[in-house]
RNA sequence: AUAUCAUGAAGAGCGGCGAGAGGGACCUGGCCCGAUGACCGUCCGGCAACCUGUGGAUCACAAGGUGCCAAUUCCAGCCCGCAAGAGGGGAAACAUGCGGC
Numbered sequence: 001a002u003a004u005c006a007u008g009a010a011g012a013g014c015g016g017c018g019a020g021a022g023g024g025a026c027c028u029g030g031c032c033c034g035a036u037g038a039c040c041g042u043c044c045g046g047c048a049a050c051c052u053g054u055g056g057a058u059c060a061c062a063a064g065g066u067g068c069c070a071a072u073u074c075c076a077g078c079c080c081g082c083a084a085g086a087g088g089g090g091a092a093a094c095a096u097g098c099g100g101c
Base pairs, nucleotide, nucleotide: 002100005097006096007095008094013044015043016042017041018040022033023032024031027077028076029075030074045069046068047067049066050065051064052062053061054060055059073093078090079089080088
C1' cells in the first nucleotide's frame, strides 16, 4: 500500500507555544468553524473505540500500544418505501482498530 472483519447518534481543553488563511476526507448542494488566530505541528491535559493488563469477568477498573478530544462520519446525494414525500431502513465511500498478505 492492499483485502476481510468489527465499530462509528456516547465520551474528551474556547489550555500554552509556533505559524498565518483557510478548514469541516473527495465531488456537488447546504450549513457551520476561522485574524477574538481556525486547519496544522508540538507540549501539557483529557477520553476510552480496538489491542494490552487486572479482577469476583456479557461487567468493571487501569491507561502500556495505536487512536481520538466542534456540530451524528455536521446534513444530504445512490437504493427501498411513496401519487410525491416524510419518518425509517439499506448501500457506497471514509475513519479507527485487530489479525492477515

This is a predicted structure of a 101-nucleotide RNA (SAM riboswitch aptamer (S box leader)) from Desulfosarcina cetonica JCM 12296.
It was read from a public genome assembly, where an Rfam model found it.
Its mean pLDDT, the model's own confidence on a scale to 100, is 83.